RNA sequence: UCAGACGGCCGGAUGGUCGCUCUCCUUCGCGAGAGGGGGGGAGGAAAGUCCGGGCUCCACGGAAAACGCGGUGACGGAUAACAUCCGCCGGGGGCGACCCCAGGGACAGCGCCACAGAAAACAAACCGCCAAACGCCCCAAUGCUUCGGCGGAACGGGCGCGGCAAGGGUGAAAAGGUGCGGUAAGAGCGCACCGCGGGUCCGGCAACGGAAACGGCAUGGCAAGCCCCACCGGGAGCAAGACCAAAUAGGGACGGCGGUAUCGCGUUUUUCGGAUUGCCGUCCGGGUCGGUCGCGCGAGGCGUUCGGUAACGGGCGCCCCAGAGGAAUGGCCAUACAGCCGCGCUUAAGCGGUGGACAGAACCCGGCUUACAGGCCGUCUGACACU
Numbered sequence: 001u002c003a004g005a006c007g008g009c010c011g012g013a014u015g016g017u018c019g020c021u022c023u024c025c026u027u028c029g030c031g032a033g034a035g036g037g038g039g040g041g042a043g044g045a046a047a048g049u050c051c052g053g054g055c056u057c058c059a060c061g062g063a064a065a066a067c068g069c070g071g072u073g074a075c076g077g078a079u080a081a082c083a084u085c086c087g088c089c090g091g092g093g094g095c096g097a098c099c100c101c102a103g104g105g106a107c108a109g110c111g112c113c114a115c116a117g118a119a120a121a122c123a124a125a126c127c128g129c130c131a132a133a134c135g136c137c138c139c140a141a142u143g144c145u146u147c148g149g150c151g152g153a154a155c156g157g158g159c160g161c162g163g164c165a166a167g168g169g170u171g172a173a174a175a176g177g178u179g180c181g182g183u184a185a186g187a188g189c190g191c192a193c194c195g196c197g198g199g200u201c202c203g204g205c206a207a208c209g210g211a212a213a214c215g216g217c218a219u220g221g222c223a224a225g226c227c228c229c230a231c232c233g234g235g236a237g238c239a240a241g242a243c244c245a246a247a248u249a250g251g252g253a254c255g256g257c258g259g260u261a262u263c264g265c266g267u268u269u270u271u272c273g274g275a276u277u278g279c280c281g282u283c284c285g286g287g288u289c290g291g292u293c294g295c296g297c298g299a300g301g302c303g304u305u306c307g308g309u310a311a312c313g314g315g316c317g318c319c320c321c322a323g324a325g326g327a328a329u330g331g332c333c334a335u336a337c338a339g340c341c342g343c344g345c346u347u348a349a350g351c352g353g354u355g356g357a358c359a360g361a362a363c364c365c366g367g368c369u370u371a372c373a374g375g376c377c378g379u380c381u382g383a384c385a386c387u
Base pairs, nucleotide, nucleotide: 001383002382003381004380005379006378007377008376009375010374013335014334015333016332017331018330020041021040022039023038024037025036026035027034028033043358047369048368050367051366052365053364054363055237056236057235058234069233070232071231072230073229075087076086077085078084089103090101091100092099093098104228105227109226110225111222112221113220126168127167128164129163130162134160135159136158137157138156143150144149176194177193178192179191180190181189195217196215197214200211201210202209203208241293242292243291244290251284252283253282254281255280256279257278258277262275263274300319301318302317303316304315305314306313307312337356339354340353341352342351343350
């Protein structure tokens, strides 16, 4: 210098002016209200609502377990908890820094493995290899011959029966790999190395790693197919939930007035009393509209120190940091600053123009995932050049 890897941070600035929301103080006014001033006012993702919690109500209540459903899945740790994070192991990729993994079980059982291919799982044989063994056929010489043939051993050739799985071919995947021996050809058939298997020893808390000997190799893959194993999970959510509480229409209690239709009582009637019923008044109670709380001191932030490889935890000091609710956090102007474009013959100075992404709290917190113009910082790797 070029090409990369990883981690952290910012993500528009300053001023003016006009507004918006919450809150405090204050002036005027009997009051409704009107005015003035001060202070706070989005994010790294506020997003998706995918996980885990707090909080609230409901259900069950001795705690739990079982069935079902859902989720998680190497090991050790962190944490309130987690599908998160840290460390480590194993596997895969990269020259490397480093990156990726849904990473329990395939002798519990069931199922699937398209196309191609002989065969997709208690193996099988398309091309091919073999001729040792078995059977048949062909063929030379000698010999015989009526010259047509007959007969015919070994080597050899062909076929059948058979042997093989080395090679070719198919496939994502073909029943350990390479080499030597061996054989008719072959084959863990034998041997060496590698791989694999169960046990032993050593190291490690563990996952796991290493060593020597033994075993000739023993049933391929898929569990983000059913399933099995271990562990976790009661349900619903701030429209949770709590409180205050109109008008109108229902409900209830008491009182007053009316009506005497029905029932009942007292001596027969009138009368009187009660129930049913209509109107009025007072009170009580439930729901709705509406209002208030929940709702901003919290697993809080910043700094520092100690412990720990780290995630993280402990101590000390400082700080208070949006709480609206159909929902505020905005508009305009100016100034420079990045960036981009054009001119400047080229680099440059300079001039002009343009111009700052993704996005918007709605109970809160911890994560994950996704979106994002542009910029800054740090550590590390590889290549080349120079000293």